Model confidence (mean pLDDT): 82 of 100. The RNA shown here (c-di-GMP-I riboswitch aptamer) has 87 nucleotides and comes from Aromatoleum anaerobium. The sequence was found by an Rfam model in a public genome assembly.

[in-house]
């Protein structure tokens, strides 16, 4: 430095779902728990998805819709780091 996931090796993560918390919401922390996972560690750049109490727009008093703003890395690309085996 480039390639691999391998019947090794050392390991690591944690879905559903339930206790608690927290919060307008989506989601999140924690514990427990194992569905799965070679980057299921890491970043919201771009797509999708999702909430939307407050505000601005449409056109209204309400509901829809857009758009800000929020969310999610275990959706997808992307960016970058790491254990190991091989050259």
């Nucleotide at each position: 430095c480039g390639a691999g996931u391998u019947c090794a090796a050392a390991g690591g993560c944690a879905a559903a779902c339930g206790g608690c918390g927290c919060u307008g919401a989506a989601a999140c922390g924690u514990c427990g728990g194992a569905c799965g996972c070679a980057a299921a560690a890491c970043c919201a750049c771009g797509g999708u998805c999702u909430c939307c109490a407050u505000c601005c727009u449409g056109a209204a008093u309400u509901c829809c819709a857009g758009a800000a703003g929020g969310g999610c890395g275990g959706c997808c690309g992307g960016g970058a780091u790491g254990u190991c085996u091989c050259g």
Record summary: NCBI's taxonomy places the organism under Bacteria, Pseudomonadati, Rhodocyclales, Rhodocyclaceae, Aromatoleum. Rfam family: c-di-GMP-I riboswitch aptamer. Its family is annotated with cyclic-di-GMP binding in the Gene Ontology. From the family's description: GEMM was predicted in a large-scale screen for bacterial structured RNA regulatory elements.